The prediction has a mean pLDDT of 76. Predicted 3D model of RNase P RNA and transfer RNA as a complex of 452 nucleotides. Rfam match: Bacterial RNase P class A. Rfam classes the family as a ribozyme.
RNA sequence: GUGGCUCGGAUAAUCGCGCUUUACCAUCUAGGUAAAGGGAGGAAAGUCCGGGCUACAAAGAGCGGGAUGCUGGAUAACGUCCAGUAAGGGAGACCUUAGGAAAGUGCCACAGAAAACAGACCGCCCAAUCAUUUGAUUGGGUAAGGGUGAAAUGGUGCGGUAAGAGCGCACCGCCUGAGUUGGUGACAACCCAGGGCAAAGGUAAACCCCAUCCGUAGCAAGACCAAAUAGGAAGUCAUUAAGCGUUGCUCGCGCGUGGCUUCGGGUAGGUUGCUUGAGGCUGCUGGUAACAGUAUGUCCAGAUGAAUGAUUAUCAAUUCCACCUUUGUAGCAAUACAAUCGUGGAAGAACAGAACCCGGCUUAUAGAGCCACUU
RNA sequence: GCGCCUGUAGCUCAGCUGGAUAGAGCAACGGACUUCUAAUCCGUAGGCCGCAGGUUCGAAUCCUGCCAGGCGCGCCA
Numbered sequence: 001g002u003g004g005c006u007c008g009g010a011u012a013a014u015c016g017c018g019c020u021u022u023a024c025c026a027u028c029u030a031g032g033u034a035a036a037g038g039g040a041g042g043a044a045a046g047u048c049c050g051g052g053c054u055a056c057a058a059a060g061a062g063c064g065g066g067a068u069g070c071u072g073g074a075u076a077a078c079g080u081c082c083a084g085u086a087a088g089g090g091a092g093a094c095c096u097u098a099g100g101a102a103a104g105u106g107c108c109a110c111a112g113a114a115a116a117c118a119g120a121c122c123g124c125c126c127a128a129u130c131a132u133u134u135g136a137u138u139g140g141g142u143a144a145g146g147g148u149g150a151a152a153u154g155g156u157g158c159g160g161u162a163a164g165a166g167c168g169c170a171c172c173g174c175c176u177g178a179g180u181u182g183g184u185g186a187c188a189a190c191c192c193a194g195g196g197c198a199a200a201g202g203u204a205a206a207c208c209c210c211a212u213c214c215g216u217a218g219c220a221a222g223a224c225c226a227a228a229u230a231g232g233a234a235g236u237c238a239u240u241a242a243g244c245g246u247u248g249c250u251c252g253c254g255c256g257u258g259g260c261u262u263c264g265g266g267u268a269g270g271u272u273g274c275u276u277g278a279g280g281c282u283g284c285u286g287g288u289a290a291c292a293g294u295a296u297g298u299c300c301a302g303a304u305g306a307a308u309g310a311u312u313a314u315c316a317a318u319u320c321c322a323c324c325u326u327u328g329u330a331g332c333a334a335u336a337c338a339a340u341c342g343u344g345g346a347a348g349a350a351c352a353g354a355a356c357c358c359g360g361c362u363u364a365u366a367g368a369g370c371c372a373c374u375u
Numbered sequence: 376g377c378g379c380c381u382g383u384a385g386c387u388c389a390g391c392u393g394g395a396u397a398g399a400g401c402a403a404c405g406g407a408c409u410u411c412u413a414a415u416c417c418g419u420a421g422g423c424c425g426c427a428g429g430u431u432c433g434a435a436u437c438c439u440g441c442c443a444g445g446c447g448c449g450c451c452a
Stems, first nucleotide, its partner, number of pairs: 001373007009315007017039001019037007041351001045362002048360005053218004060251004065214005070084005085098005099209002104207002106203003121146002123142008154172006173197001174195004179190004222272004232263006243255003265451002279298001282295005318347006326339005376448007385401004394432001403419005425441005
C1' cells in the first nucleotide's frame, strides 16, 4: 500500500433519574419507605430499501404507476449478502461496471463538405472549352491523403486502375449460422461453413421494449375505557342514489337513510398494542461461502415535558514536554539529527442518544488492537 | 411516525424539454451631472449553481448518496 475483523475505557465511593418484583405503611383513590434485579449504540442517526404486525373483503379484476436488471445461490424478504462470468483500470494485492440501440420514435450544440436513406471543402484523375510552359472555367470520376469533431462506415501489404475504391487476393480482426468438449448457468476452449463487412456511430441515469416483483396505509396502525357539547351556522350534492370504507382512475365488494366542504364549538387523559424474538451466547455438523441444522444453558431498557447521569479517587492504551543512558548517520572536532532504556511532569477521548419490532444499506466516528495479501 | 417543498451574486428571483463565457432587479464600487446630496445617466466588480460521486462528447439542468432549512397531518360532534 490493498482487503477484512474486533473494541470503542476499567474499578471503587458519594449524590441522583426511570422500570420491574417483593415486603411494610397509608388510603375512597392517588401514594410513600426499604430491599433485590435490570437500565442505550456500533451506528440507537438518515428514514434510503425489505419483512413482520395491524386495519381496510385474510384484499379481488383491469388500466395507470413504481422498483429491479450478467449467471447461480442464500434468505421471511430485499435495491442486501455469498460464489462465479465478461469488460475496463492498476506493476500488484485488488477495485469498478453490467438486459435490449438486429421493434419503433427522438436527440447529437459548435466546428466540419458531410452527423445518419452518409458525404466532394482542399487534394488526385479524366473530358470539353478558353489560354497555349505552368493555368482558369464547366461537366464527371474518386473516400487512398489533408482538414473538423467526442464520434466520419475494419487494419496491413500486394495486385489493379486514368486516379481510386474489398474492385481482386493474402494475413489479422469482425459478423452470421451450425457442431464438439467442459460448466446447473453466465460463459470458456476448439472446430466447420458462409459473408467483403452488415442490422452500418453514440445515447435507453431520453421515450420505449422485454423479464421479474409490488393492493393501500401506517403503532399518530389498531382495541378498550374515560372526559367533553352550541349534536350549532352557511354553502353544496342527493332524495333511493349521492356518498363513505385513507387505492391515481374504472369496476367489484361492504356500509349507507343523509353525505361533503368551510366557519364555529369541545377534548387534547388513561389502559393496551409493548417487547420471548426470522432473539442473542457457546459448542458440534453440513456447505467454497452467504447461510442452514442441531445440542446446551439463558431472559438482556420499555421511557412518553421522554429515565439510563454527575462529582471525586485510583488505574490504563496512547500523546506531548524536560532530564538522562545507549546506538546510528553527517563531521577532523565541537556539535546536529534520528531511534532507544529509564525517571519526573502534563493531557487522557470521538461520533452520538432507544420510542412497535427485526434484516440490510448509507452517512458520522478521537483512538487502539488483530489477521491475510501485495509492491 | 408519515407526506411534501426549497437551496443559483450581499438580498429577492429567472434559467432546470442537457449545448452561455450562467442572467435580471435592488444593493456595492468608480465616473458624469450638481455649490453639495438625492434622483438620473454611463461603466465595473462580485457565483466552485448547498456538498460528493456517476451517466454523457458535454450537467445549474439527468441519476445516486449526503447536508441545511421550511410546511402539513390527532380525536369527538